[in-house]
RNA sequence: CCACGAAACGGCAUACCCGUCGCAAGUCGGGGACGCGAAGCCACGGGACCUCCAGGGUCGGCCGGGCUACCGAAG
Repeated sequence: CCACGAAACGGCAUACCCGUCGCAAGUCGGGGACGCGAAGCCACGGGACCUCCAGGGUCGGCCGGGCUACCGAAG
């Protein structure tokens, strides 16, 4: 350095509940942990979902792709 995801430190936070905004999908905040080695970021391709429906929107914790990143046992 590559690759990988053992260990440690640390991080994130599913379902569900409360509040918030939204027609909705869902967002955001708090609680909460099913999990995650990128569960960090990006709607580029596919996919799913919503709609006041043909034009928009939502999901990055559905898959691929791109960018960035901590640690270092074995290889």